[in-house]
Context: one part of a larger RNA
RNA sequence: UGACGGGGGCCUGCACAAGCGGUGGAGUAUGUGGCUUAAUUCGAUGCAACGCGAAGAACCUUACCUGGCCUUGACAUGUAUCUCUAAGGCUGUGAAAGCAGUCGAGCCCUUCGGGGCAAUUUACACAGGUGCUGCAUGGCUGUCGUCAGCUCGUGUCGUGAGAUGUUGGGUUAAGUCCCGCAACGAGCGCAACCCUUGUGUCCUUGCCACUCCUUAAUUGGAAGCACUCUGGACAGACUGCCCGGUUUCAACCGGGAGGAAGGUGGGGAUGACGUCAAGUCAGUAUGGCCCUUACGGCCAGGGCUGCACACGUACUACAAUGCCUGGUACAAAGGGAAGCAAUACCGCGAGGUGGAGCCAAUCUCAUAAAGCCAGGCCCAGUUCGGAUUGUAGUCUGCAACUCGACUACAUGAAGCCGGAAUCGCUAGUAAUGGCGCAUCAGCUACGGCGCCGUGAAUACGUUCCCAGGCCUUGUACA
Numbered sequence: 001u002g003a004c005g006g007g008g009g010c011c012u013g014c015a016c017a018a019g020c021g022g023u024g025g026a027g028u029a030u031g032u033g034g035c036u037u038a039a040u041u042c043g044a045u046g047c048a049a050c051g052c053g054a055a056g057a058a059c060c061u062u063a064c065c066u067g068g069c070c071u072u073g074a075c076a077u078g079u080a081u082c083u084c085u086a087a088g089g090c091u092g093u094g095a096a097a098g099c100a101g102u103c104g105a106g107c108c109c110u111u112c113g114g115g116g117c118a119a120u121u122u123a124c125a126c127a128g129g130u131g132c133u134g135c136a137u138g139g140c141u142g143u144c145g146u147c148a149g150c151u152c153g154u155g156u157c158g159u160g161a162g163a164u165g166u167u168g169g170g171u172u173a174a175g176u177c178c179c180g181c182a183a184c185g186a187g188c189g190c191a192a193c194c195c196u197u198g199u200g201u202c203c204u205u206g207c208c209a210c211u212c213c214u215u216a217a218u219u220g221g222a223a224g225c226a227c228u229c230u231g232g233a234c235a236g237a238c239u240g241c242c243c244g245g246u247u248u249c250a251a252c253c254g255g256g257a258g259g260a261a262g263g264u265g266g267g268g269a270u271g272a273c274g275u276c277a278a279g280u281c282a283g284u285a286u287g288g289c290c291c292u293u294a295c296g297g298c299c300a301g302g303g304c305u306g307c308a309c310a311c312g313u314a315c316u317a318c319a320a321u322g323c324c325u326g327g328u329a330c331a332a333a334g335g336g337a338a339g340c341a342a343u344a345c346c347g348c349g350a351g352g353u354g355g356a357g358c359c360a361a362u363c364u365c366a367u368a369a370a371g372c373c374a375g376g377c378c379c380a381g382u383u384c385g386g387a388u389u390g391u392a393g394u395c396u397g398c399a400a401c402u403c404g405a406c407u408a409c410a411u412g413a414a415g416c417c418g419g420a421a422u423c424g425c426u427a428g429u430a431a432u433g434g435c436g437c438a439u440c441a442g443c444u445a446c447g448g449c450g451c452c453g454u455g456a457a458u459a460c461g462u463u464c465c466c467a468g469g470c471c472u473u474g475u476a477c478a
Base pairs, nucleotide, nucleotide: 001478002477003475004474005473007472008471009470010469011468012467013466015462016461019425020424021423022422023421026316027315028314029313030312031311032310033309034307035306042053043052064302065301066300067299068298069297070296073126077125078124079123080122083119088103089102090101091100092099093098106117107116108115109114128291129290131289132288133287137285139280140279141278142276144274149188150187151186152185153184154183155164156163157162168179169178170177194268195267196266197265199235200234201233202232203231206225207224211222212221213220238262241256242255243254244253245252318418322377323376324375325374326373327372328371334365335364336363339358340357344353345352346351384415389410390409391408392407393406394405395404431454432453433452434451435450436449437448
């Protein structure tokens, strides 16, 4: 100087407390451990691994296993060599790959002898490796933590390691600001500048209140910028104004006015010096080591989906603030050409036939659902719950046996609110309801990322648990 203390002081945080809803019990989905297996590919392992890499494992993917094949190789460059061989097609064998055979006869120059290019054959340099090492690395990422810290120059103090500044008194979300001070300044962080949302003005997309004409029709047109909306510019918030408090008459704090918004308005992006030899050689790059008729390459089938069990994360429930049936209202944000697909018709339905329109503020996916209105159920393992299983189907796709999703009918399991323990959340939040997108032929999405609807309760407070910051103290630790 740090680190540590079941030392002290001050402070902060959904850390506790106050509340609301869960997890832990059930069924299922999904990940992991374990077990099994020819293989169940590999990695991730306290917080910070476990709906994680994977924004899509039937084949492919695929790295694993079994079997069948190839050896200058699926791919690159070069040298030499071979042939009119290429592209493409056909035959045999075969699960395919491959092997064997056959047809085919490119482009440019030409003195018609041939030469060159591309391609093929053979040979050699080499290719190739998701093989090992993340404790050899780059790059990227997680975490402490959006915590308020981490440092430097000059000066001063100290023999020196170092100290000072950065400590102290106030204050703040903040090393934020003010005052003081052997310090004076500065840098990386904080804040602001960026995006989005909330208000207004102008313009613009577009819109349709009023008026006129028209139509079966709020159908079309004119007229009009009132309203809504689109996306661009500008304005607006700065403790600017008032009162009070503390007081150094500073920073700041409390209240008020005006205002769409008030004290960082809400949300996002943004992550200092560093820590964990944290994670990743399987995203790519890369040193070293290893394999080279195989640890490389191709193919078929299987596996990654196995199941006495254990754990994590979710979904659906156990019901009456509910379930069922009928009617009826209101979104936002997105996607669409190998695409989205309307009206119509067929089917109980999944879906099928068909194809108007749309490269989209134009057409379409597309009826939002919870809600509201009316009726039924009457506390029951039920008109709750839907697992499981049977039958019949639909769709995608060479192909749904291992191993897809969905539909109809039948079946109707556990489950009556969950032990010890444990998680999230402070406002348009929690809770709850639906909608969209990426990946994608299809899908195991109940996951992930977004969008809008309805919309709470509680916070006395900091004694205690956890984590962190500053000062101080002890130490046989570095």
The part of an RNA shown here (small-subunit ribosomal RNA, 3' major domain) has 478 nucleotides and comes from an uncultured prokaryote. Rfam family: Bacterial small subunit ribosomal RNA. Its family is annotated with structural constituent of ribosome and ribosome in the Gene Ontology. The prediction has a mean pLDDT of 80. The RNAcentral record of the full RNA draws on ENA.